[in-house]
Formats: sequence, C1' cells, structure tokens
RNA sequence: GGGCACAUGGCUUAGUUGGUUAAAGCGCUGCCCUCACAUGGCAGAGAUCGAAGGGUCAAAUCCUUCUGUGCCCACCA
Repeated sequence: GGGCACAUGGCUUAGUUGGUUAAAGCGCUGCCCUCACAUGGCAGAGAUCGAAGGGUCAAAUCCUUCUGUGCCCACCA
C1' cells in the first nucleotide's frame, strides 16, 4: 500500500431481505426474604447502536468518507 471482517448499556451477545417503545444473560441499585450473609423473588436505572455526511415518509440496518481493532496479501530497510 491492497483486500476482508468487526465496532450495539459496565461486560458478553442478539437484532442487519429498513417499519411502533433497540432485546437477552451477567453485573449494578432498591425492596421482600434472613439474626446476618448467600441463594431465591419483585421492581428499577443504564446504550439515540464507533464519528460525520447522504439518500428515504421512516435507518442500528442502505450508500460514502473517516477512526479504532483483528486477519490475509504485497512492498521496503
């Protein structure tokens, strides 16, 4: 330098043939339970989906550019 894949709550993931309020597990907070802790039960907070732009009535999802990570190939000393 070329190609491919990935980026979604604190963590790990789903959701990608566009269509209501972006879902789940773990974690976190409160309550119940207990003498207390753990387990268990109930409730709740937390992501405008890597950034910007475009097109669309409508974008996490399509297009473009950029950033970061990983893999492959090529080149140089």
This is a predicted structure of a 77-nucleotide RNA (transfer RNA) from a Candidatus Omnitrophota bacterium. Its Rfam family is "tRNA". It is annotated as a transfer RNA. RNAcentral holds the sequence, with entries from ENA. The organism belongs to Candidatus Omnitrophota, within Bacteria.